[in-house]
Context: one part of a larger RNA
């Protein structure tokens, strides 16, 4: 690993990108036809041997003996040819085989002359039954056989240690000799050698430096051979580089309900950035009255003839975006909701369009990440930690209530955590029914606006494909609540990442690292139960 789990019992990294890893569509020689050799049957002859009948003629029955088939069946291989290299070249030996010749050696056949078979000698030819030098050769993996891998032990064969654990001895004799054993299997990973060619990977010819066959150059080499030695330049041989031509079915696999890109019309509270609207809230100012307002389970802290609450007018400031607002949308997620422009992005959906495997998933590394929390500025309308009064209470450092500092907001940086929850990892596959609804597309003698028909809207009603959800039922799953996924799981394997092993101690101590801090990731053990 086979073979565990991850909603809710221990657990899925908050998201999303992303190198190594790991995984990765489909397709390229398959089916024929002929010829054969083996092994294992079936049938069906003959011989021989043995039963049975039989006085025998001969009939029967089986054989484990030997042997045959222009009968057949199964598997187990070879060769060949169906567009089918099976590495190729020199040499060497030739077994079989084709052709000639030849001796008549062998048995016949037929005779109008010879003509075939077989066995010998010989010459010639064709060579994969092999020798051994060259020159080339995609490359593993994966199986399949064999060498080879100490013994002891393991398993197991023989053996009466009396039996057995064990041992490797022993048996049989005339006790003169004799004579058998100490098997065998396993042994897995690298490594040797051998068979295969399915399955995975690798390569091959697209600016043809492409294959194959001639041919022509240019360099270079230098054996034999011209009677012998030298010498120089030719053929001829090798090599190497440049042409030239010719030969060919001359060379680019599909377009994956995998992916990317390109295009159209869309579609969203997706992001930035600048305008802008709305009321409400507090302030101040002006204005009217006028004595109590506030706030509470009841007070009371509080403000008030210096006119508070309260009326009314217009102002300013800072937040926030109310009904509309949904089991609706948009975005990895965190998150997003006045209007109008800008500015890049995305998303499904259509497409007789293009690459053509370019892909999933992910250690390290990276970007983003609510609310509080740092820093430095800006700006403080509300609320509002700390805090300070009034309450209430046996007490209240609390829940009610006045006030009220950091904050809240914004800019620039940090921080990196949450019930960051669908407490559900990402991608592909199938497995079931049903209506809603958001996005495109198609379609309808369908309704409606008007303009008199078209386009065009905006509805009805089908269909499709992508969402966000719901219902109904599981021959499915689960401890079960539940769940179309938590299903397709002991009938356990699609692919790939993370994490969990009783409670506590403890997310603590040490280290390490990242922050100005606060913290943060990483993270134990003693002990105890």
């Nucleotide at each position: 690993u086979u073979g565990c789990a991850g909603u809710u019992a221990a657990a899925a990294a908050g998201c999303g990108c992303g190198u190594a890893g790991u995984u990765g569509a489909a397709u390229u020689u398959u089916g024929g036809g002929c010829c054969u050799g083996g092994u294992c049957g079936g049938g069906u002859g003959g011989u021989c041997u043995u039963g049975c009948c039989g006085c025998a003629a001969g009939g029967u029955a089986a054989g484990c003996a030997c042997u045959g088939c222009a009968c057949u069946g199964a598997u187990c291989g070879g060769g060949u040819c169906u567009u089918u290299c099976c590495u190729u070249c020199u040499g060497g030996a030739u077994a079989a085989c084709c052709g000639g010749u030849g001796c008549g050696g062998c048995a016949c056949c037929u005779u109008a002359a010879u003509g075939g078979g077989c066995a010998c000698a010989u010459c010639g030819g064709a060579g994969a039954a092999c020798c051994a030098g060259g020159a080339c050769u995609u490359u593993u993996a994966c199986u399949u056989u064999g060498a080879a891998a100490a013994a002891a032990u393991u398993a197991g064969a023989g053996u009466g240690u009396u039996u057995a654990a064990a041992g490797c001895a022993g048996g049989c004799a005339u006790a003169c000799g004799c004579u058998u054993g100490a098997a065998u299997a396993c042994a897995u990973u690298a490594g040797c050698a051998u068979g295969g060619a399915a399955u995975a990977a690798u390569a091959g010819a697209a600016u043809a430096g492409g294959a194959c066959u001639u041919u022509g150059g240019u360099u270079c080499u230098a054996u034999u051979u011209u009677g012998u030695u030298g010498g120089u330049u030719u053929u001829c041989a090798g090599a190497a580089c440049c042409g030239a031509a010719g030969u060919a079915a001359u060379g680019a696999u599909u377009a994956a309900u995998a992916g990317g890109g390109a295009u159209a019309g869309u579609u969203g509270g997706g992001g930035g950035c600048a305008u802008u609207a709305g009321u409400a809230u507090u302030u101040a100012a002006u204005u009217g009255u006028c004595a109590g307002a506030g706030g509470u389970g009841a007070a009371a802290u509080u403000c008030u003839u210096g006119g508070a609450u309260u009326u009314a007018u217009g102002a300013a400031a800072g937040a926030c975006u109310a009904a509309c607002u949904u089991c609706u949308g948009c975005g990895a997620a965190a998150g997003c909701a006045u209007u109008u422009g800008c500015c890049a992005a995305g998303g499904a959906u259509g497409u007789u369009u293009u690459c053509a495997u370019u892909a999933a998933u992910c250690a390290a590394g990276c970007a983003c990440g609510a609310a509080a929390g740092u820093u430095a500025g800006g700006g403080g309308a509300u609320c509002g930690a700390a805090c300070g009064c009034g309450a209430u209470c046996a007490g209240a450092u609390a829940c009610c209530g006045c006030g009220g500092u950091a904050g809240u907001c914004u800019u620039a940086a940090c921080c990196a955590u949450a019930a960051a929850c669908u407490a559900u990892g990402c991608c592909g596959a199938c497995u079931a029914g049903g209506g809603a609804u958001c996005g495109g597309a198609c379609g309808a003698u369908g309704u409606u606006a008007u303009u008199u028909u078209u386009u065009u809207g905006a509805c009805u009603c089908g269909u499709u494909c992508g969402g966000c959800a719901c219902c109904u039922u599981a021959u499915g799953a689960g401890a079960a609540a539940u769940c179309a996924a938590a299903g397709u799981u002991u009938u356990u394997g699609g692919g790939u990442u993370c994490c969990g092993g009783g409670g506590g101690g403890a997310g603590u101590a040490u280290g390490g690292u990242c922050g100005c801090a606060a913290g943060g990731c990483u993270g134990a053990a003693a002990c105890u139960u």

Predicted 3D model of a 529-nucleotide part of an RNA (small-subunit ribosomal RNA, central domain) from uncultured Chytridiaceae. RNAcentral holds the full RNA, with entries from ENA and SILVA. It matches the Rfam family "Eukaryotic small subunit ribosomal RNA". Rfam links the family to the GO terms structural constituent of ribosome and ribosome. The literature on the family includes a 2001 paper in Science by Yusupov et al., "Crystal structure of the ribosome at 5.5 A resolution". Model confidence (mean pLDDT): 80 of 100.